This is a predicted structure of a 122-nucleotide RNA (FMN riboswitch aptamer (RFN element)). It matches the Rfam family "FMN riboswitch aptamer (RFN element)". About the family: The RFN element is a highly conserved domain that is found frequently in the 5'-untranslated regions of prokaryotic mRNAs that encode for flavin mononucleotide (FMN) biosynthesis and transport proteins.
């Protein structure tokens, strides 16, 4: 260069106005927000993590492995883009609470991954 182990760090954003109400940052108009690799730069392709079911071990809260697991056309350029650019659309785990993607909670948790050191092996 390149594997492989170990350790350190980094690792999810977003409700501002207006109405209706006894009450709503949950309903209604408008608003705003986009985790990680892959590829022409991507919440909507393809792959993955969280979440949430289920099962089996166990050290009884932990690991392992099975489901589950949202949403995009249209036109343009281009050698190449469901990625860019125009248009006009859609989607968002459980609990809690006036019905939440933006509010509080599990969560100072857990992670796809990315960076960096170190030691070995080629």
């Nucleotide at each position: 260069g390149u594997u492989u182990u170990u350790c350190u760090u980094u690792g999810g954003g977003g409700c501002g106005g207006g109405g209706u109400g006894a009450a709503a940052u949950u309903c209604c108009c408008c608003a705003c927000c986009g985790g990680c690799a892959g590829u022409a730069u991507a919440g909507u392709c393809u792959g993955c993590u969280a979440a949430g079911c289920g099962c089996a071990a166990u050290u009884u809260a932990u690991u392992g492995c099975g489901c589950c697991c949202g949403a995009g056309c249209g036109g343009g350029u281009g050698a190449a883009a469901u990625u860019c650019c125009c248009g006009c659309a859609c989607c968002g785990a459980c609990g809690g609470u006036a019905u939440a993607g933006u509010c509080c909670g599990g969560a100072u948790a857990g992670g796809a991954a990315a960076a960096g050191a170190a030691a070995g092996g080629u």

Description: Its mean pLDDT, the model's own confidence on a scale to 100, is 83.